Record summary
Predicted 3D model of a 349-nucleotide part of an RNA (small-subunit ribosomal RNA, central domain) from an uncultured prokaryote. It matches the Rfam family "Bacterial small subunit ribosomal RNA".
[in-house]
Context: one part of a larger RNA
Order: sequence, then structure tokens, then C1' cells
RNA sequence: CUGGGCGUAAAGCGCGCGUAGGUGGUUUGUUAAGCGAGAUGUGAAAGCCCCGGGCUCAACCUGGGAACUGCAUUUCGAACUGGCAGGCUAGAGUAUGGUAGAGGUAAGUGGAAUUUCCUGUGUAGCGGUGAAAUGCGUAGAUAUCAGGAGGAACACCGAUGGGGAAGGCGACUUACUGGACCAAUACUGACACUGAGGUGCGAAGGCGUGGGGAGCAAACAGGAUUAGAUCCCCUGGUAGUACACGCCGUAAACGAUGUCUACUAGCCGUUGGGAGACUUGAUCUCUGGGUAGCGAAGCUAACGCGAUAAGUAGACCGCUUGGGGAGUACGGCCGCAAGGUUAAAACUC
Repeated sequence: CUGGGCGUAAAGCGCGCGUAGGUGGUUUGUUAAGCGAGAUGUGAAAGCCCCGGGCUCAACCUGGGAACUGCAUUUCGAACUGGCAGGCUAGAGUAUGGUAGAGGUAAGUGGAAUUUCCUGUGUAGCGGUGAAAUGCGUAGAUAUCAGGAGGAACACCGAUGGGGAAGGCGACUUACUGGACCAAUACUGACACUGAGGUGCGAAGGCGUGGGGAGCAAACAGGAUUAGAUCCCCUGGUAGUACACGCCGUAAACGAUGUCUACUAGCCGUUGGGAGACUUGAUCUCUGGGUAGCGAAGCUAACGCGAUAAGUAGACCGCUUGGGGAGUACGGCCGCAAGGUUAAAACUC
């Protein structure tokens, strides 16, 4: 190199966009680079292989042949791949009309609840736990009524539901804006797929600057528990959580399942379209887009997967090669830092 693999055994980049590259629908003509056939030259000798000969045999020596699967030139062929020229519409895209949606960004608005402040009523407890205590309260708490402030999150609807590439998205209104699906035509005419590098997005947490701070709450303090208790439980409580701008770039970033395309039994639910039927209904049938549950064949070590494949194939990328050392050291790159990324070896079993 060929080869085996990647749901759970080692192994799918967190997810897009996209450069180079790889691969690429149908048809006609042409070309002849790849491809196939023939010829010529060359492919030293020795060796290997085959048929002979010589040492009494053999090793050894020696004659002939074959082979040297290669390279160059040349002639022919044109199915396939490629190139060139032209056409097509089934892939892809555009236009038109609709549909659904927590898709995104910004501004504004709302009610419930917690906390706190002020006022009234009211009196001795409240709170908390397995039980307590710390804590709060006669300077009037807890409870309750009315009013004010402020921040954060949006009960019910809510679902096995929806939309998004992923992260993730849930009160209401408005503005701007991305994508998807369906129907019927028209148009472009392969414009496609994947994608090393690259580039963008990317939960929580952390960092910088500024404002904000209700609740919750790392750290911390106190009370308990305990042999001890640097925990679990309780009372407090600061960063943080929320906002603006800028970094960080990682997660069990999971479906532990890369993207795209084609093909391969059925049954049942749900979601948003379209069409049809009649008995016009809480109806039925068909169709194409999502999303669940079973299941034939097949696959799988088993579990299980099963048209949303882990089945049958193709294209391209990524990754894997015993455990530990180690996702570490060194070096490079990135970062304000924390650290991230790339990534060994000795040694050991």
C1' cells in the first nucleotide's frame, strides 16, 4: 500500500457556509489523454524456468530456447472515463399563489408571585427541622388590609406538539427579517454532491468595562449532626445569575448514530398542506412534507435497528489501531487571564 472498522467494544469534527481537490444526469457529433489490439526497436551477460551436452553421479561447467509482465515509436479501434462543440429536462434553482410555526433581532406593554418601604387592624410569638438551635420579634414581628418601589421569570394553554444547521427557542403587541412546506403552470438548463485548509455561529461557566441587583446562590460565617464533619440539614450571605458592548470556544455540544442520493413488506397515531368521494360528518379515501410507536425481509456479538435503517448500494469528508503514562510534557498557534487547540516519548502491565 492492499485490507478491517466507527449506536453501546477504540473510533462521526458541537453545527453551518465554503476554497482547492474528489465525484457527477441524459443525448448527438468530434477528439483520442486514459483504455484495448497489432507491428518495430530495445529490455547486456550471468541468474531463475524448459530441453540437451561434459566431468563415473551430483554440486559445478556448458549449448539452445523461453521469459524479462517494462519503455519508446508507429498503425488501427471508439464501448466506457476525460477534453471540445451542440441539444434535452427527470437533478438543482427562479418566478406566481397560499399555509403553519416558542425561527431570529429591536422597541413597547401586561398580570400573578417573591422581597422591601409606608399606613391601618392586631398581640406574643414567628421561622425552621427527623428533632433542634443559630436567626427574626414588645423599639410591636408573624398574620391581615390599602398604597408605593424594584428586579427577574412568564402559571393555565402545553402535547408523544411546533419551528431552527446546531447551540438553543415559550406572556402580549408592533416593526424589520431568515428558512420550510403545498399547489399549478412558466422559465434557466447540470448551474449539482461532498468538502482538506479557511471562515462564521456556538449551553453553562469564566474574564474586561459600565450601569443594575428582587429571588436564588459557589465562596464565606454561624447553628445542628457526628468519634470527627472542612459534607448532607438549617439560618444568613458575596461573586454570579439579568442588561449593553467586547472576549473565552468548551459540554454525556447525545440519536453517544457525518452529509447527500437511490432502492427495499406492512400496521397504527399525531402535525402543517393539497385533491377527491358521498351518507355533509366528531366521516372516509388518496397524495406528497415532518414527527412518535410496532413490525416483514435483511443486518447485528448481543441488546436492538428496521423507508427518520444500524438493510442494499454509490459519492465525499472526519476518525480508530491494547491498558496506564496522557488528552499530559515540549514546541507552535490562539487568549487579558483562566485556559483552549495541535500533540509525543521514556517507563510500566